Annotation
This is a predicted structure of a 73-nucleotide RNA (transfer RNA) from a Chitinispirillales bacterium. Its mean pLDDT, the model's own confidence on a scale to 100, is 83. It matches the Rfam family "tRNA". The sequence was found in a public genome assembly.
[in-house]
RNA sequence: GGGGCUGUAGCUCAGUUGGGAGAGCACUAGGCUGGCAGUCUGGGGGUCAGGGGUUCGAACCCCCUCAGCUCCA
Numbered sequence: 001g002g003g004g005c006u007g008u009a010g011c012u013c014a015g016u017u018g019g020g021a022g023a024g025c026a027c028u029a030g031g032c033u034g035g036c037a038g039u040c041u042g043g044g045g046g047u048c049a050g051g052g053g054u055u056c057g058a059a060c061c062c063c064c065u066c067a068g069c070u071c072c073a
């Protein structure tokens, strides 16, 4: 220098042919228990790596950039 994969909540990830942004753990409030642990119910938390484009509409399609892993040289 070139090719491929990955980037979504604090962490691990799903979201598969464009239309609801989600799960588990964690955090938090309450119930059960004499208390802890445990369990149940509720709640908060997101510029979907960044920018631009296409579209009525983009996490998803196109272009550029950044970061990590990997292959070739």
Stems, first nucleotide, its partner, number of pairs: 001072007010025004019056001027043006049065005